[in-house]
Context: one part of a larger RNA
C1' cells in the first nucleotide's frame, strides 16, 4: 500500500444514476393485525410482550414461590417493514459463456381448415409412417392471453369463401387455306391431279383472371378548411371539398407528448423523476385487443420508517498478499 474481514465518538443517506454495498429483521409462545377483495386471500401483516436456573404442584400446557447474571431463542444458525404506481393475471420457460425481463408459455377466448383412405405433416411424384389402434365434446393452423365490463365505423384497396350470364383464355381437337416435291399438259412461259411434306385461317375448348356478392377476433384503414352565441372565451349550430369510412366506448404529457422541466395541485426547505388532474393524442384506442383489477414478480419507479463506516472523515484490528531486512 492492495485483498478478505472484524469493531468504531457525533451525525444518520448529507454518498450515488440509484440506499450499490453493508447494517437492521429473524427461533418459539402468548396479545394484535387495515386497506383492498376473486371472500380463497391480505396475514408472520402492522405493532407490542415474553423466553434462564431451583423447588413445590400438574399427564401437559403451565400456576406459585425462590435464585443468579451487564446479557437466558445468554455461542451457531433463522424474514427488515410500509405506502403509492408501471408492467404482467399467476405456478413455469429463456440468450448453456454480458440480457430472466414487461420477452416466450399458460389455463380461457375466439376465428378457420378436417367426415376418416380426414386436414395438416415426413418421405424420392414412393412405399410406408405420425396423425390415431383417435373419429367434430375429435385432430391441425392462425391471432389473443386469468377474471371483470366491453370489443364500434369501413368490404373501396388485398385476400379469402361463394356465384356462374357475358369477356378472356392453354394443350388438345378442327383442317378452309398456302408452300415445296412431280406423274401428266404444254412449242415455251407455265399450268399441276393423288401421294409424301412444311404450315395454317375460322370454329370447339377448364380453372384462372375481368365480372358479381359476402367477409374484419381476414391484411388493413378510421379526414380538411371556413363562420358562428348580447363581456371575452369557447362553438351545441351552419356551410363547403373530400372518402370506402372519417377514431365510438374507454384512455390520455402515457413503456406512447416532439415542442416539454406542458399548466395546476400533492409530497420537500429546495422534485428534469414520483402521484392525482386537465387535453393542445408531434404519433393512443378497442383480440398486432381496449379499460380496470385481488394475488403472485430476485420485475421497473416514486416514498417513508428503521438502520447503518454509502457519506462528513477517517481510526485502530486480524489474516492475506506486496515491499524491505536476515
Nucleotide at each position: 500500500u492492495g485483498c478478505u474481514c472484524g469493531u468504531u465518538c457525533a451525525g444518520g443517506a448529507a454518498c450515488u444514476c440509484g440506499g450499490c454495498a453493508a447494517a437492521u429483521u429473524g427461533a418459539c409462545c402468548c396479545c394484535g393485525u387495515a386497506a383492498c377483495u376473486u371472500c380463497g386471500g391480505g396475514a408472520u401483516a402492522a405493532g407490542g410482550g415474553g423466553u434462564g436456573c431451583c423447588u413445590a404442584c400438574g399427564c401437559a400446557a403451565g400456576u406459585a414461590g425462590g435464585c443468579c447474571g451487564c446479557a437466558g431463542u445468554g455461542a451457531a444458525a433463522a424474514g427488515c417493514a410500509u405506502c403509492a404506481g408501471g408492467c404482467a393475471a399467476c405456478u413455469g420457460u429463456u440468450u448453456a459463456c454480458u440480457a430472466a425481463a414487461a420477452a416466450c408459455a399458460c389455463a380461457g377466448g375466439u376465428c378457420u381448415c378436417c367426415g376418416c383412405a380426414a386436414a395438416g405433416u415426413c418421405g424420392g411424384u414412393a412405399a410406408g409412417a405420425c396423425g390415431a389402434c383417435g373419429u367434430a365434446u375429435g385432430g391441425g393452423g392462425g391471432c389473443u392471453g386469468a377474471c371483470g365490463c366491453c370489443u364500434g365505423c369501413c368490404c373501396a384497396a388485398u385476400g379469402c369463401u361463394g356465384g356462374a350470364a357475358g369477356g378472356u383464355u392453354a394443350a388438345a381437337a378442327g383442317g378452309a387455306g398456302a408452300g415445296g416435291u412431280u406423274a401428266g399438259c404444254g412449242c415455251a412461259a407455265g399450268c399441276g391431279a393423288a401421294g409424301c411434306u412444311u404450315u395454317g385461317a375460322a370454329u370447339u375448348g377448364a380453372a384462372g383472371c375481368c365480372c358479381c356478392a359476402g367477409u374484419g377476433a381476414a391484411u388493413g384503414g378510421c379526414g380538411g378548411c371556413c363562420g358562428u352565441a348580447a363581456c371575452u372565451a369557447u362553438a351545441a349550430c351552419g356551410g363547403u371539398c373530400c372518402u370506402a369510412a372519417g377514431g365510438u366506448a374507454g384512455c390520455g404529457a402515457a413503456a406512447u407528448u416532439c415542442c416539454u422541466u406542458g399548466u395546476c395541485g400533492g409530497g420537500u426547505a429546495a422534485g428534469u423523476u414520483c402521484c392525482g388532474a386537465c387535453c393542445u393524442g408531434c404519433a393512443c384506442g378497442a383480440a398486432u385487443g381496449g379499460c380496470g383489477u385481488a394475488a403472485u414478480g430476485a420485475u421497473c419507479u416514486g416514498a417513508u420508517g428503521a438502520c447503518u463506516g454509502u457519506c462528513u472523515u477517517a481510526a485502530c484490528g486480524a489474516g492475506c498478499a506486496g515491499c524491505g531486512c536476515a